[in-house]
Source information
A computed fold for a 1386-nucleotide RNA from an uncultured bacterium, annotated as small-subunit ribosomal RNA. The sequence is in RNAcentral, with records from ENA. It matches the Rfam family "Bacterial small subunit ribosomal RNA".
RNA sequence: GUUUGAUCCUGGCUCAGGAUGAACGCUUUCUACAGGCUUAACACAUGCAAGUCGAGCGGUAUGUGCUUUAGUGCAUACAGCGGCAGACGGGUGAGUAACACGUAUCUAACCUUCCCCUUACUUGGGCAUAGCCUCUGGAAACGGAGAUUAAUUUCCGAUGUGGUGUACAUUUCGCAUGUUUUGCGCACCAAAGAUUUAUCGGUAAGGGAUGGGGAUGCGCUCCAUUAGGUUGUAGGUAGGGUAAUGGCCUACCUAGCCUAUGAUGGAUAGGGGUUCUGAGAGGAAGGUCCCCCACAUUGGAACUGCGACACGGUCCAAACUCCUACGGGAGGCAGCAGUGAGGAAUAUUGGUCAAUGGCCGGAAGGCUGAACCAGCCAAGUAGCGUGCAGGAUGACUGCCUUAUGGGUUGUAAACUGCUUUUUUACGGGAAUAAUUAUGAUCACGUGUGAUUAUUUGCAUGUACCGUAAGAAUAAGGAUCGGCUAACUCCGUGCUAGCAGCCGCGGUAAUACGGAGGAUCCUAGUGUUAUCCGGAUUUAUUGGGUUUAAAGGGUGCGUAGGCGGAAAUGUAAGUCAGUGGUGAAAUCCUGCAGCUUAACUGUAGAAUAGCCGUUGAAACUGUGUUUCUUGAGUACAUUUGAGGUAGGCGGAAUGUGGUGUGUAGCGGUGAAAUGCAUAGAUAUACCACAGAACACCGAUUGCGAAGGCAGCUUACUAAACUGUCACUGACGCUGAUGCACGAAAGCGUGGGUAUCAAACAGGAUUAGAUACCCUGGUAGUCCACGCUGUAAACGAUGAGUGCUAGGUGUUGGGGGUCAAACCUCGGUGCCGCAGUUAACGCAUUAAGCACUCCGCCUGGGGAGUACGUUCGCAAGAAUAAAACUCAAAGGAAUUGACGGGGACCCGCACAAGCAGCGGAGCAUGUGGUUUAAUUCGAAGCAACGCGAAGAACCUUACCUGGAUUUGACAUCCCUCUGACCGUCUCUUAAUCGAGAUUUUCCCUUCGGGGACAGAGGAGACAGGUGGUGCAUGGUUGUCGUCAGCUCGUGUCGUGAGAUGUUGGGUUAAGUCCCGCAACGAGCGCAACCCUUGUCUUUAGUUACCAUCAUUAAGUUGGGGACUCUGGAAGGACCGCUGCGGUAACAACGCAGAGGAAGAUGGGGACGAUGUCAAGCAAUCAUGGUCCUUAUGACCGGGGCUACACACGUGCUACAAUGGCAGUUACAGAGGGAAGCGAAGCUGUAAAGUGGAGCGAAUCUCAUAAAAGCUGCCUCAGUUCGGAUUGAGGUCUGCAACUCGACCUCAUGAAGUUGGAAUCGCUAGUAAUCGCGCAACAUCAUGGCGCGGUGAAUACGUUCCCGGGCCUUGUACACACCGCCCGUCAAG
Repeated sequence: GUUUGAUCCUGGCUCAGGAUGAACGCUUUCUACAGGCUUAACACAUGCAAGUCGAGCGGUAUGUGCUUUAGUGCAUACAGCGGCAGACGGGUGAGUAACACGUAUCUAACCUUCCCCUUACUUGGGCAUAGCCUCUGGAAACGGAGAUUAAUUUCCGAUGUGGUGUACAUUUCGCAUGUUUUGCGCACCAAAGAUUUAUCGGUAAGGGAUGGGGAUGCGCUCCAUUAGGUUGUAGGUAGGGUAAUGGCCUACCUAGCCUAUGAUGGAUAGGGGUUCUGAGAGGAAGGUCCCCCACAUUGGAACUGCGACACGGUCCAAACUCCUACGGGAGGCAGCAGUGAGGAAUAUUGGUCAAUGGCCGGAAGGCUGAACCAGCCAAGUAGCGUGCAGGAUGACUGCCUUAUGGGUUGUAAACUGCUUUUUUACGGGAAUAAUUAUGAUCACGUGUGAUUAUUUGCAUGUACCGUAAGAAUAAGGAUCGGCUAACUCCGUGCUAGCAGCCGCGGUAAUACGGAGGAUCCUAGUGUUAUCCGGAUUUAUUGGGUUUAAAGGGUGCGUAGGCGGAAAUGUAAGUCAGUGGUGAAAUCCUGCAGCUUAACUGUAGAAUAGCCGUUGAAACUGUGUUUCUUGAGUACAUUUGAGGUAGGCGGAAUGUGGUGUGUAGCGGUGAAAUGCAUAGAUAUACCACAGAACACCGAUUGCGAAGGCAGCUUACUAAACUGUCACUGACGCUGAUGCACGAAAGCGUGGGUAUCAAACAGGAUUAGAUACCCUGGUAGUCCACGCUGUAAACGAUGAGUGCUAGGUGUUGGGGGUCAAACCUCGGUGCCGCAGUUAACGCAUUAAGCACUCCGCCUGGGGAGUACGUUCGCAAGAAUAAAACUCAAAGGAAUUGACGGGGACCCGCACAAGCAGCGGAGCAUGUGGUUUAAUUCGAAGCAACGCGAAGAACCUUACCUGGAUUUGACAUCCCUCUGACCGUCUCUUAAUCGAGAUUUUCCCUUCGGGGACAGAGGAGACAGGUGGUGCAUGGUUGUCGUCAGCUCGUGUCGUGAGAUGUUGGGUUAAGUCCCGCAACGAGCGCAACCCUUGUCUUUAGUUACCAUCAUUAAGUUGGGGACUCUGGAAGGACCGCUGCGGUAACAACGCAGAGGAAGAUGGGGACGAUGUCAAGCAAUCAUGGUCCUUAUGACCGGGGCUACACACGUGCUACAAUGGCAGUUACAGAGGGAAGCGAAGCUGUAAAGUGGAGCGAAUCUCAUAAAAGCUGCCUCAGUUCGGAUUGAGGUCUGCAACUCGACCUCAUGAAGUUGGAAUCGCUAGUAAUCGCGCAACAUCAUGGCGCGGUGAAUACGUUCCCGGGCCUUGUACACACCGCCCGUCAAG
């Protein structure tokens, strides 16, 4: 960081740090130091890694010198015998879980070549053998036979300081076996020479030193799904063997020994000093260096030797490799290099013995892949450099951008000055080397020291120093969503890819790839792997267990752990002082040496533990003596469904018998199966059977838990209380073990009334292997035996002590007349402190402490597999891993949801009225068709919607023609002088060609400017192309629903809560009351418009009561009325009564008055938000796409198609009607490219006409339904008008595709409409006409206007939608959610 919408907790996963013998990617100037097969203890070519000594021996060869009688001397080299060394050094980690290792102690149970010291010796002989020589076998390796010979080879004697053994005596010491000293007797035991005369050796013995052998305490991995192991085993006696103890080995005797404190078995592993990490405690590791062990192709064995059971020795066996003449032989790199193989991966077949060390030698010296050096490798650590300073027109390029402005790269560059570590060149040039060796001299005096000379250097002409040149030779890697420092553009479009975790990518990706920029580290940087850390996530330090994982089902009890008070002793634990050990290196500190550092040196400090010793005595342990409070006993009383066995009882049920009685009974939501006329059910009586015990009965009682209920008898267990008599810590817990242990199940034998798995039938259902019904077998019951589990739960182990109270109940005691009250034990509720993640717990703790036991460590896999134990079986107990996920989970919060609950509202239902759905037509949509039928809208909330009006235009679509700076905007250059208009030709038309006509201002008269047209060049124009899921704006919807929030305060760890909930009330979160809340905001309401009433004001074009006048408010006149336009009033639960409230109140009901009564009616007005809702085709707009086309122009066509489906309407189906005639009454609007009167013409649409009017004046303009009169008489009609024919009118360039209207003729469907469904609560529905917008023309649509004018609402159970409270939730994309199982494919 990650579980959630958010929160707290539990809990896992993951990251940041450090480390490495590392590997891989990219990159790479140098130096120093240190490091380098972790894999195949796999196989190895080649070379080297252990020899040396002639001062042990006999010889051989060569050389040389001298000489000679033979020959001999000298020098060098050499095979053999002999001596010493090859047991060290070097390598590796296979084996080993062990006295292997570490630490400490012991060895009186032992050895020790070479070295040091001491003592004493070093004598006399002999036999061989290699070599050499001769012969001989074999391919070779390697031999064989004979002859002859030496020694520091070997053998036999002498001597015996002495040693050993033994007998006796004596003495010291020790934990014991034992040991030591001295004396004496007996027995046994030595030797080697060389020589330069200096010495070097040899033998015996003692001591030392060094190195080793052996024994013991403690420490030292995992598995119990390894529980028993063992016969030389355990011990003894005797003997053998060994340097030495010992069953080490043998014989005999005994039967032991090890083991839950983990034997035996299995797996893994060299151990330690130390290394890494960590605050520490711990955890992990054991490469390099040091110590120890083990091993040397595999296995076994011994020989030699002081030492081996021997890496470069021997023998045997095995595997492998090689040679071979096939007879037989040879070999062992886990030494240094090197090769192959394996592997992600690890170096040179280098130099030198100069130094340090080793072996041999008297020495010189030899040998030494030990060692010292060099080479390779960024594999690690440390150090140095790649320059420094100035330099702003903040240059150019690049990148970004709001776009020619700016930002960034960036003082960076250029340029100027400076420096020279490094580099290159040249020159100089170490230390490491001396107590070496040799020679000489000297001193002491016989092997040492001093002086001096000579000699010895691989690394190395290296380190280092100096001079010169010149910024010259030198920067990369990773990352940039959060964790985690660092951001933009382009490309891509769930593709390609990234990713440690969460997660990015589906067209604007800071997460992919590239670029620019930035950040981090730097000769490196990233990745991978592994370890520790973070992780208190195994918790000793330092965790938990009601609900998150986790208390065993319960008791008894063994081992073990823990344990009351007092006194006294002891000193095991404990504490203190001190001694030894704790190798060195490492770590830490000081100082020092390499130019510094790393590194190294030196000194110090530190070091757990173990062993010894001297003390202390509080605590624990232990011994002794006491005590009574823990525990138990005794006596007395009481209590109870405690247990076991027997006896008895009534009710109910079923069955049987006998009656009465008749048609149903039974059962369910409703039914059916079933029973019943062969008499059921019902009812009465009698009888039988088995099982269970109503009422009492209760947060009652008893029991360890499971569990226990009629009455009674017997036996038996327990607890409480009281007394304080007795014992005297006898206690608590409790692994393994033993016992008990519901229901179901199993075995054997009984029993079987009821109920009832399985099963059968009937229902339900889409199905119904279920729920419901009718039957019904195991079982349920008893006895005996087994099983051993449950949500065996208080999901809370047992015990002890302590820590406020209140209130019930149960069993005792005290007290009292009875109460009150006090007290002990149990069982409940509430609640403080405290505690808890919260919920909650709270003297019956989940509080504060102690003791003991069980159990837990992410989810799934899985309480599963395998193994084992138990069981008759079923099964139980114990109990994993692979693999997979980043969560799983607990408590609480806010929402949403519920075929949960309570309350409330709405034309939501109900009650009504009129419709739709059936017909014809109109219109929209889908679908289909088409060259095109342009596009959008899609449940409610798309479908007479965008569109307030598609013949052309519109127009976006199709076809054809023509066009490219463009139909439209700005800028530049050239030419013309206009443009407009008129006419002609051509074309389908645009386009094109031509004719005619025709400018202004200034002027230096050259020209310039304005405007317009034509031509040209490019910047650009243009797009109804895409994205409404990039947006603005606007609109719909929930919904005119009553809600949505904030500040401060308070509560809660927190999300959040409170307020806003509650009691009333309202249309309303409207108002009132109450209240840890008090206030406030957006909504509601009001303010606005309109309508209804009145007053006032003003009267023209409106009006006309009075006066006059006319055909007529026509005119004069009037300002009263109507009306119109302003202004003001009016209604507020104001008044009365009743209700309401604890009381006021809010408010409700009724009434008066009033034009209007309870927001009077209507409208505009739409909170926080939801639907990624609609619109890119109104407009605006980001990114993107087209640019002789996806732009623009023109003719024609299409948007008007038509089997069909749906929505919305119109007209009807008729008599409440139709037709004809006649007669009334509106409101609100429009009018100049207009409304257009009267009059005339036409059957009519209309034409003609042109009065009047930019309008309270003129006009559109007769309102219609209604009324009155007449006809029709229930028919497909005098209903209905579709369709079609003919003829016309009007608009318009133009009515063919494709307009409206008129007249005549024609006269279709349709007789009230299935399931279903819409609207409406009053001037409303229904019905009737009128007007307007857009518009050349076109209305059944839309928006308005008035006329006539109803019915019904009991009510809120139900449907739909909504509000508030509450409850459950595993939902939060929120029930259109989540999620389980099967099947299919993979």